[in-house]
RNA sequence: CCGGGGGCCGGAUGGCCGCGCAGGCUGCUACGGCGGCCUGGGAGGAAAGUCCGGGCUCCAUGGGCAGGGUGCCGGGUAACGCCCGGGCGUUUCGCGGGUAGACCGCGGGGCGACGGAUAGUGGCACAGAGACGAUACCGCCGAUGGCCUGACGAUUCGUCGUUGGGCACAGGCAAGGGUGAAAACGGGCGGUAAGAGCGCCCGGCCGACCGUGGUGACGCGGCGGCGGCCAAACCCCACCUGGAGCAAGGCCAAAUAGAAGGACGCGCGUCGAAAGACGGGCAGGGGAUCGCCCACCCCGUCCUCGGGUAGGCUGCUUGAGCGUCGGCGCAAGUCGGCGCCCAGAUGGAUGGCCAUCGACCGGUUGGCGGUGACGCCGACCGGGGACAGAACCCGGCUUACAGGCCUCCAGGACCU
Numbered sequence: 001c002c003g004g005g006g007g008c009c010g011g012a013u014g015g016c017c018g019c020g021c022a023g024g025c026u027g028c029u030a031c032g033g034c035g036g037c038c039u040g041g042g043a044g045g046a047a048a049g050u051c052c053g054g055g056c057u058c059c060a061u062g063g064g065c066a067g068g069g070u071g072c073c074g075g076g077u078a079a080c081g082c083c084c085g086g087g088c089g090u091u092u093c094g095c096g097g098g099u100a101g102a103c104c105g106c107g108g109g110g111c112g113a114c115g116g117a118u119a120g121u122g123g124c125a126c127a128g129a130g131a132c133g134a135u136a137c138c139g140c141c142g143a144u145g146g147c148c149u150g151a152c153g154a155u156u157c158g159u160c161g162u163u164g165g166g167c168a169c170a171g172g173c174a175a176g177g178g179u180g181a182a183a184a185c186g187g188g189c190g191g192u193a194a195g196a197g198c199g200c201c202c203g204g205c206c207g208a209c210c211g212u213g214g215u216g217a218c219g220c221g222g223c224g225g226c227g228g229c230c231a232a233a234c235c236c237c238a239c240c241u242g243g244a245g246c247a248a249g250g251c252c253a254a255a256u257a258g259a260a261g262g263a264c265g266c267g268c269g270u271c272g273a274a275a276g277a278c279g280g281g282c283a284g285g286g287g288a289u290c291g292c293c294c295a296c297c298c299c300g301u302c303c304u305c306g307g308g309u310a311g312g313c314u315g316c317u318u319g320a321g322c323g324u325c326g327g328c329g330c331a332a333g334u335c336g337g338c339g340c341c342c343a344g345a346u347g348g349a350u351g352g353c354c355a356u357c358g359a360c361c362g363g364u365u366g367g368c369g370g371u372g373a374c375g376c377c378g379a380c381c382g383g384g385g386a387c388a389g390a391a392c393c394c395g396g397c398u399u400a401c402a403g404g405c406c407u408c409c410a411g412g413a414c415c416u
Base pairs, nucleotide, nucleotide: 001411003409004408005407006406007405008404009403011357012356013355014354015353016352017351019042021040022039023038024037025036026035027034028033044387048398049397051396052395053394054393055392056245057244058243059242061295062294063293064292065291067241068240069239070238071237072086073085074084075083076082087114088112089111090110091109092108093107094106095105096104097103115236116235120234121233122230123229124228137177138176139173140172141171144170145169146167147166148165149164150163151162152161153160154159185203186202187201188200189199190198204226205225206224207223209222210221211220212219213218249314250313251312252311258305260304261303262302263301265282266281268279269278270277271276285299286298287297321340322339323338324337325336326335327334328333360383361382362381363380364379365378366377367376368375369374
């Protein structure tokens, strides 16, 4: 200097006036309440999005199905879709190697749509010959068979043999070209009539195979094979998973309107003259915090319509908390010692004004350094701080952010 990663701050001081909470002292009072003073604390790294995981509260009664979520390995955590370390893939920056050609290795950083295509079903439009029971458009070959023809020789005059040339009919090809996101793995050599994994060499991919290293994902070597992609398509597999949510929930006070409509039976026992009352059985209906099924439990039940309660207190802030030191660990973290208490509002507080400074920006200018680009110090004028406000509380992810500082990593240049 260039390319990347991580962390921190995100205005300061003074004065005047003004808010909210906790605690203390205190004045007045018609006992309902109305004030005064002092002390201490008073928004964020994201308070945002409401995307995940929980704590807490309530409803549960036990199982199953459906539904939902995650998806490489190992570790962390209260837990997670998060974090750390690794593997593989991909991408970017840099360094190096290698060619006949394809390519390969190392290091730093980013991302991950990271189980399965050999259980099954399905899709790949258009273009194109052909897109999974694949295929020949343009082309190439035409050895062999066929057709035409020249020369030579033979001839029983029908032709035959040898040799050269042509056609591209039969046939062969998937190497070259075209279409496409994707077309029989890529390159080279040989071989062939022309080709082609047909053979070999070097690469690439696959394998429920063998050996070997590793806790493991995987790596290396051997052997075998060579036409896909999509599961963020349905699906299969493994693991996880009750629901609702602080407008949860609890307490106090207060108020009201239900002569409203509708549905639901069959026996039995006791008392009784009957009407009826009491009890229990079966069935029906309803309910138990998404839905369905089973079991179990409760109920003079359930459905529709209409009316009242919008008040106060609580939940409400001591937490899987923060800081610091040390041990263990590559790390994420974890264990221990010491210290600290850091908002709790309820139309919703933490603000308004003034002054000085100041990060930074622009303009003018002086000095110093430098070959230069430019850098450093100072003065004056003007401007002047981003994203953005808790509402039950935590752990994450994602998004937004003017400016400044610190630090780490791969590489380059210079000096010693």